This is a predicted structure of a 73-nucleotide RNA (transfer RNA) from a Gaiellales bacterium.

């Protein structure tokens, strides 16, 4: 220098044939218990890495950039 993949909740990741942003764990409250843990119920938490474009509509498609991983030279 060239190519590919990844970036979504505090963490690990789904969702990427365009149409309401989700799960598990963690966290908070409550129930249960003599108490704790476990278990159960409910709840809070994100402008989807940044910018631009296409579209009625973008986490999703296109372009530019940033960070990470890998390969080639």
């Nucleotide at each position: 220098g060239c190519c590919g993949c990844c970036u979504u909740a505090g963490c690990u990741c789904a969702g990427c044939u365009g149409g309401c942003a989700g799960a598990g764990c963690a966290c908070g409250u409550c129930a249960c218990u003599c108490g704790u843990a476990a278990u159960g119920a409910c709840g809070g938490g994100g402008u989807c890495c940044g910018g631009g474009g296409u579209u009625c509509g973008a986490a999703u498609c296109c372009c530019c950039g940033a960070g990470g991983c890998g390969g080639c030279u």
RNAcentral records the identical sequence in 2 taxa. Rfam family: tRNA. Rfam classes the family as a transfer RNA. Gene Ontology term of the family: triplet codon-amino acid adaptor activity. The coordinates come from a structure-prediction model, not an experiment, and the mean pLDDT is 82.